[in-house]
The part of an RNA shown here (small-subunit ribosomal RNA, central domain) has 350 nucleotides and comes from an uncultured prokaryote. Model confidence (mean pLDDT): 90 of 100.
Context: one part of a larger RNA
RNA sequence: CUGGGCGUAAAGGGCAUGCAGGUGGCAGAGUCAGUCGGAUGUGAAAGCCCCGGGCUUAACCUGGGAACUGCAUUCGAUACUGCUCAGCUAGAGUAUGGGAGAGGAAAGCGGAAUUCCCGGUGUAGCGGUGAAAUGCGUAGAUAUCGGGAGGAACAUCAGUGGCGAAGGCGGCUUUCUGGCCCAAUACUGACACUCAUAUGCGAAAGCGUGGGGAGCAAACAGGAUUAGAUACCCUGGUAGUCCACGCUGUAAACGAUGAGAACUAGAUGUCGGGGGGGAUUAACCCUUCGGUGUCGCAGCUAACGCGUUAAGUUCUCCGCCUGGGGAGUACGGCCGCAAGGUUGAAACUC
Numbered sequence: 001c002u003g004g005g006c007g008u009a010a011a012g013g014g015c016a017u018g019c020a021g022g023u024g025g026c027a028g029a030g031u032c033a034g035u036c037g038g039a040u041g042u043g044a045a046a047g048c049c050c051c052g053g054g055c056u057u058a059a060c061c062u063g064g065g066a067a068c069u070g071c072a073u074u075c076g077a078u079a080c081u082g083c084u085c086a087g088c089u090a091g092a093g094u095a096u097g098g099g100a101g102a103g104g105a106a107a108g109c110g111g112a113a114u115u116c117c118c119g120g121u122g123u124a125g126c127g128g129u130g131a132a133a134u135g136c137g138u139a140g141a142u143a144u145c146g147g148g149a150g151g152a153a154c155a156u157c158a159g160u161g162g163c164g165a166a167g168g169c170g171g172c173u174u175u176c177u178g179g180c181c182c183a184a185u186a187c188u189g190a191c192a193c194u195c196a197u198a199u200g201c202g203a204a205a206g207c208g209u210g211g212g213g214a215g216c217a218a219a220c221a222g223g224a225u226u227a228g229a230u231a232c233c234c235u236g237g238u239a240g241u242c243c244a245c246g247c248u249g250u251a252a253a254c255g256a257u258g259a260g261a262a263c264u265a266g267a268u269g270u271c272g273g274g275g276g277g278g279a280u281u282a283a284c285c286c287u288u289c290g291g292u293g294u295c296g297c298a299g300c301u302a303a304c305g306c307g308u309u310a311a312g313u314u315c316u317c318c319g320c321c322u323g324g325g326g327a328g329u330a331c332g333g334c335c336g337c338a339a340g341g342u343u344g345a346a347a348c349u350c
Base pairs, nucleotide, nucleotide: 003322004321005320006319007304008303012318014201015200016199017198021194022193023192025088026087028085029084030083031082033081034080035077036076037075038074039073040072041071042070049065050064051063052062053061054060091191092188093187094186095185096183097182098181099180103177104176105175106174107173108172109171110154115149116148117147118146119145120144121143125136126135162169163168206247207246208245209244210243211242215241216240220236221235222234223233258317259316260315261314262313263312266295267294268293269292270291271290272289273288274287275286276285277284299306300305323350324349325348332343333342334341335340
């Protein structure tokens, strides 16, 4: 290399859009490029292989054959693939009518709570812990009532509920906006799938500039604990957490399971539609499409388990793996303000 693999053993890219490339539905006509067959030419000799011959044999030498799986030209075949033409509607899409939703962006608004400030009542404690202490408090705290300020997050509803490609999304209202589902028709007529490079999105932390800062809280300080305690516990507390704009581009970015398509028993829950029954409205029952769970047949699996949401049976395309350590390191390239990211070895060693 041929292979064999990728839920947990090494291995699915964090996710998407998509050019090139690869692949491609049904039926017809043409063409004959791929494909298949025949013929001709060529495919040096030697060697290998087969049948003989020569050295006493062998090695060796030598005659003939076969082979040289190839290439070119030419004549044919036309099922499949390609190409050209003209069609079809089952894939894909568009239109019409409905529907659900924490999908996204912006603006405004709301109540509870924490903290702080002001005022009233009130007096000696409060707080905290395993127990304490640091801390706060007679300059009046804690508690309680009234008023005010400000920031952040939205209890109940809430649900293996919903939406989104993933990251993720949860108070209410408005505006703008993306996607999805269902029903019945009409239309386009393969317009499709995948996708190296590329481009965009991408939690948290972090970085830059300017705001903001209630609570929480790396760092830090103090009190405890301890042999020590650079911790766990306690009292404080700054970055940060929040907003705007820009960067970073990583995560156990997980379903540790790439995308699309087809096929292959069921049972049961739930969410969103449609149809039928129930009386037409209620519970409910049957059925169908699309999600989301649990269990389970066949099958698969090393086992665990998976099982129409497959890890089953197949097809297309992409990514990735090839013993452990060294090492996701070094060097170089590219990216970044930096932190660092990405690509990614070897010696040596077991």